[in-house]
RNA sequence: UGAGUUGGCGGCUAGGGUUCCGCGUCGCGGUCGAGAGCGACGGCUGGUCCGAGAGCUGCCGCCCCGCCGGGAGACAUCCGGAGGGACACGGCGGGAUAAAAUCCCGGGAGAC
Numbered sequence: 001u002g003a004g005u006u007g008g009c010g011g012c013u014a015g016g017g018u019u020c021c022g023c024g025u026c027g028c029g030g031u032c033g034a035g036a037g038c039g040a041c042g043g044c045u046g047g048u049c050c051g052a053g054a055g056c057u058g059c060c061g062c063c064c065c066g067c068c069g070g071g072a073g074a075c076a077u078c079c080g081g082a083g084g085g086a087c088a089c090g091g092c093g094g095g096a097u098a099a100a101a102u103c104c105c106g107g108g109a110g111a112c
Stems, first nucleotide, its partner, number of pairs: 004112001007060006015050002020047002022044001023042006063085003067081004087107001089110001093105003
């Protein structure tokens, strides 16, 4: 110095917090006593929500490998079909959103 690095979309999960809903506590309220309603606080094994390059899964595309079919056709080339294969240690810090995160910066810095 270079390589080990094929891109996109969807559904989910680990994980994440607290706008909204629900729940809990307290207060106001009002009453004979309550309830409804309102406010503050709490992330609370809940719903909504966010959510993975290095998690799962589906689809599309690229690459590699042979196989089958087609064009006059043994090879090569071209077209089509079905199948198989394909890696991954990783901060600090910053950013978005209501907020946080294995989200984004980022397959980045760095390590090997």
Predicted 3D model of a 112-nucleotide RNA (Guanidine-I riboswitch aptamer) from Hansschlegelia quercus.
The model forms 100% of the base pairs in the Rfam consensus.
It matches the Rfam family "Guanidine-I riboswitch aptamer". From the family's description: This family represents a conserved RNA structure found upstream of the ykkC and yxkD genes in Bacillus subtilis and related genes in other bacteria.